A computed fold for a 100-nucleotide RNA from Citricoccus sp. WCRC_4, annotated as SAM riboswitch aptamer (S box leader). The organism belongs to Citricoccus, within Bacteria. The sequence was found by an Rfam model in a public genome assembly. Model confidence (mean pLDDT): 82 of 100.
RNA sequence: UAACCAUCCAGAGCGGCUGAGAGACCUGGCUCGACGACGCCGCAGCAACCACCGACGCGCCCCGCGCCGGAGCAGGUGCUACCGCCAGGACCGAUGGAAG
Numbered sequence: 001u002a003a004c005c006a007u008c009c010a011g012a013g014c015g016g017c018u019g020a021g022a023g024a025c026c027u028g029g030c031u032c033g034a035c036g037a038c039g040c041c042g043c044a045g046c047a048a049c050c051a052c053c054g055a056c057g058c059g060c061c062c063c064g065c066g067c068c069g070g071a072g073c074a075g076g077u078g079c080u081a082c083c084g085c086c087a088g089g090a091c092c093g094a095u096g097g098a099a100g
Base pairs, nucleotide, nucleotide: 001099004097005096006095007094008093013043014042015041016040017039021032022031023030025089026088027087028086029085044080045079046078049076050075052070053069054068056066057065058064059063084092
């Protein structure tokens, strides 16, 4: 990043700073918030998308692709109120992969 693929009812919080709104947007609801929300930083944790390990299948083999399973102390991301808070809406959004 106006295109592609997958996922979004499981899981996981403390401290410091800040100071008024916040839960993406619109309408309606519900909720969080001066007993300090949201945000930022630190630490801790959750999870398992990629990477990693193993089996199997396909392609001409060490390699690649697909698929199933595994582990996580340790790599790259992500996430840690409420189902993406709920309903409807919209060229919806977010995260990862892949591609450029």